This is a predicted structure of a 709-nucleotide part of an RNA (large-subunit ribosomal RNA, domain II) from a Patescibacteria group bacterium. The organism belongs to Bacteria candidate phyla, within Bacteria.

Context: one part of a larger RNA
RNA sequence: GUUGGUGAGUUUUUGUCCGCCGCUUGCUUAAGCACUUCAAAGUGUGUAGGCGUAGCGAAAGCGAUCCUGCCUACGGGCGGGAUGGUCUGAAUAGGGCCAUUGUGGCGGAUAAAAGACCCGAAACCGGGUGAGCUAACCAUGGGCAGGGUGAACCCCAUCGAAGGAUGGGGGAAGGCCCGAACCCGUCGUCGGUGAAAAGACGUGGGAUGACCUGUGGUUAGGGGUAAUAUGCUAAUCGAACCCGGAGAUAGCUGGUUCUCCUCGAAAUACGUAUAGGCAUAGCGUCACUUGUUAAACUCUAGGGGUAGAGCUACUGAAUGAUGUGGGGUGUCUUAUGAUGCUCACCGUCAAUCAAACUCCGAAUACUAGAGUGUAUCUUGUGGCAGUCAGUCCGACUCGGAUAAGCGAGCCCGGGCAAAAGGGAAACAGCCCAGAUUUCCGUCUAAGGUCUUUAAAUCUAUUCUUAGUGGGAAAGGAAGUGGAAGUUCUCAGACAGUCGGGAGGUUGGCUCAGAAGCAGCCAUCCUUUAAAGAGUGCGUAACAGCUCACCGAAGAAGAAUUUCUGCGCCGAAAACGAUUCGAGUCUCAAGGAUAGUACCGAAGACGAAGAUUUCUUGACUUUUAGUCAAGGAGUGGUAGAGGAGCGUUCUGUAUGCGGUGAAGUUAAACUGUAAGGUUUGAUGGAGCGUACAGAAGUGAGAAUGCCAAC
Numbered sequence: 001g002u003u004g005g006u007g008a009g010u011u012u013u014u015g016u017c018c019g020c021c022g023c024u025u026g027c028u029u030a031a032g033c034a035c036u037u038c039a040a041a042g043u044g045u046g047u048a049g050g051c052g053u054a055g056c057g058a059a060a061g062c063g064a065u066c067c068u069g070c071c072u073a074c075g076g077g078c079g080g081g082a083u084g085g086u087c088u089g090a091a092u093a094g095g096g097c098c099a100u101u102g103u104g105g106c107g108g109a110u111a112a113a114a115g116a117c118c119c120g121a122a123a124c125c126g127g128g129u130g131a132g133c134u135a136a137c138c139a140u141g142g143g144c145a146g147g148g149u150g151a152a153c154c155c156c157a158u159c160g161a162a163g164g165a166u167g168g169g170g171g172a173a174g175g176c177c178c179g180a181a182c183c184c185g186u187c188g189u190c191g192g193u194g195a196a197a198a199g200a201c202g203u204g205g206g207a208u209g210a211c212c213u214g215u216g217g218u219u220a221g222g223g224g225u226a227a228u229a230u231g232c233u234a235a236u237c238g239a240a241c242c243c244g245g246a247g248a249u250a251g252c253u254g255g256u257u258c259u260c261c262u263c264g265a266a267a268u269a270c271g272u273a274u275a276g277g278c279a280u281a282g283c284g285u286c287a288c289u290u291g292u293u294a295a296a297c298u299c300u301a302g303g304g305g306u307a308g309a310g311c312u313a314c315u316g317a318a319u320g321a322u323g324u325g326g327g328g329u330g331u332c333u334u335a336u337g338a339u340g341c342u343c344a345c346c347g348u349c350a351a352u353c354a355a356a357c358u359c360c361g362a363a364u365a366c367u368a369g370a371g372u373g374u375a376u377c378u379u380g381u382g383g384c385a386g387u388c389a390g391u392c393c394g395a396c397u398c399g400g401a402u403a404a405g406c407g408a409g410c411c412c413g414g415g416c417a418a419a420a421g422g423g424a425a426a427c428a429g430c431c432c433a434g435a436u437u438u439c440c441g442u443c444u445a446a447g448g449u450c451u452u453u454a455a456a457u458c459u460a461u462u463c464u465u466a467g468u469g470g471g472a473a474a475g476g477a478a479g480u481g482g483a484a485g486u487u488c489u490c491a492g493a494c495a496g497u498c499g500g501g502a503g504g505u506u507g508g509c510u511c512a513g514a515a516g517c518a519g520c521c522a523u524c525c526u527u528u529a530a531a532g533a534g535u536g537c538g539u540a541a542c543a544g545c546u547c548a549c550c551g552a553a554g555a556a557g558a559a560u561u562u563c564u565g566c567g568c569c570g571a572a573a574a575c576g577a578u579u580c581g582a583g584u585c586u587c588a589a590g591g592a593u594a595g596u597a598c599c600g601a602a603g604a605c606g607a608a609g610a611u612u613u614c615u616u617g618a619c620u621u622u623u624a625g626u627c628a629a630g631g632a633g634u635g636g637u638a639g640a641g642g643a644g645c646g647u648u649c650u651g652u653a654u655g656c657g658g659u660g661a662a663g664u665u666a667a668a669c670u671g672u673a674a675g676g677u678u679u680g681a682u683g684g685a686g687c688g689u690a691c692a693g694a695a696g697u698g699a700g701a702a703u704g705c706c707a708a709c
Stems, first nucleotide, its partner, number of pairs: 001709006011114013026051003032045005055062002065082007084098005117255002120252001124245006135219009144209001146178003149174001153170007182206003187202004221237001223233003258644006268281002271278002282387002284384005291377001296372007308360001309358002315354003319350005325345001326343007390416005396409004421432003436609004441605003447599003450583003456596001458595006469585001475569002479566010497552004502526003507521003532547001536545002610634011645698001647695010663682008
C1' cells in the first nucleotide's frame, strides 16, 4: 500500500414538548405477599406515597364575582370589559403573583446529572521497582614495556684568612619529558533503511597519578549523586520506571457508516477574564393558531437638512483690482498738501472654498391613512436547530498615495458561499440564466456568424493604412476625413523663375574704427513701378550676398484660424513566437451608423412521465386512503421536517429444505432509491414469508485498530 474483518449519539433517573392509548363518578400504585410459568415474565393483592382539586403573603392571615360579543355538533369553545382574589399601600392609585384542570402508561424529540458520539494529550496524585548502566563514597585486591632529564642530600678535589666559591663523583626527586600496554576521544574521511540505536580507519590527548581497574558494599525520585554539563540515576531525566486514581481534563484537531421526498439559513446586534468559545435576539424549520393583516402598486398627508447650490444670509477660509474713505508709518514741502509702504478697519468691482458654514434645497427613503391586491403570506404560542472567521462586484463614506486581488464602515443592491448551464480562450464573486426526469423537437438571452467552431466571406453609407484594431500619459507633428470662419485672387493671388531693390547719407552720438546690420538716440525727406536711416549672413571697418518692397513672363486657386472623426510618434527585459486564444484578416474577417437573417443555454415552448401541495369530483375498509381533472411548484451547504429499504434476535401465524438450506459465484428480470426476485454453477444443513416487537443495526476516510498478502 491493497484486501478482509472491526470501528463512534448509547443506557439509567428526573423534567419539558408532541403523538397514541386507558380512566376521568379524579388518576396512579411502590416495596411486600399470593398464584401461575421450563424460563423470561405474567395475573391478583397491597392505598404507604405521588400528581390534581386555590391562590396570595416572610408571617399573622385573607381568599376568586359580575356583565357582554361571536361560533356551536347545544356538551361547550374563542374573546372583550368591569370596583374579581391577595401582597404592598393612605388609596376605588400604580405595580407583582393569581383567577386553575387532570392523571397513568407506551412511543418520539430534547434538556439536566452521570465517561454521555468516538479516538487523542502534555501533565497531577498514590503505592511500589530500580545504583548488574552511570555518579559519588566505603572496604579489599590488581596494573603501568622501554627510553630521557637528573632536585634535595652525601662524599671528594681545588681556591680562600674566613664566610664561602668552583669543579667532579655518588644519589634518584617530580600531579617532570618521549613513548607501548591501559585509559580517553582532538581533527578528518567513511558509515548514516549502518557490520554498529554512537562504529571503522587514519590522526590525536594522558600514560607514578586529582592515574587506571576487579570484586563486595552504601546513597532512591522533589529524592540521590554531581571538580555544575541541568550532567548522571538501566538505549528513558527541567524531575526515572511500573501499576493504580482513570474512560483525568481537552472552549482544540481528526473521524462519525443505508435511501428518497419537502423547506432551507448565517458569517450580524448586545453582553461576556470575551475575541477561532458561549448566552439572548436576528435569520431556518416543524406543529397548532390568527385571517386580509405582510410584500408590491396607486392616491393622500407628514417631518427632514443629505446630493446639489449659495454665501454682502451667518461662522470661518481665500485671490486680484480699486477708493479725493479711515487707522498706522516713512519722505518732501509746509501748516496744509503731495507721494510711497502697510492693515483682524470701511466701501466698490470681479472671481472662489467648507465633514464639524447655511438665506436655500431635491430625488429616493421613512411614517401614517385610504384603496387595489396576492401568497410556499401574515399574527401569536410552543418543539428543534444551525449561524457569531465571510468574500467579490456596483453605489456611498473613511484610512492609504482620489495605490493594492489593501484596510475599515454602510438599516444600500447583486452574486459566490450553498448554483450547475451558456458567454468572457482558460477564469468562486463579471454578463445572460436559476438544473424534477426523458426527447437525433421548436423559439430565444448574453454573446456571436472567414477557418479552428454552430451560424452572413449579409445589405446600405462611410472612416482607418497604423496590422491601428490586438496595452499606456504629459507632450509633439503641413498624416488623413468632416464642419465653420477670416484674408488675398484673371484689375493675375500663393510658390518658384528673370529683373530692380536707388539718392540726401558713412543719419546723429559713441568709438582706434561703427559706413543699414557692437551699443545709445532719432527714424525724416527725395527720386520712383518699388526700395526699411534696414530681415538675416558677412567685413578690422568698408566691400559682398540676401530679405522686406516693386515690375515681368506664365498661370488658378492660395494663405490662415477654430471645432471634430480615425490614425502617427512618445513606447526599453529578461526561454522565441507571448499585450487578437490561434490561423490569419487591408479585395476587413478593423472602426462608425442603419437594417435584415441565422446560430446560440440544463432559459421559454412542445410531447411523454415522476413527485409535493392546493382546489374540485368520485369511490372505499371514512381521525384517513385510492382514483380522476385542474392550478402552483420540485438547484441547494449548515440545519429542521416527512416517508421508507436492509441487518441480527424474539413473539404469533404459515411455509421451504439431501429430488439439496444458508453462503459463494455468473447472468437475466424488476423498483424513483436504499433494494428485490428468478435461473445456472458451486456448496452440503439448515432457512424463509406476513404482521408485530427489541436493537451490540448499515463504513471509504479517524497519519484508526486487528489479520493476511
The RNAcentral record of the full RNA draws on ENA. Its Rfam family is "Bacterial large subunit ribosomal RNA".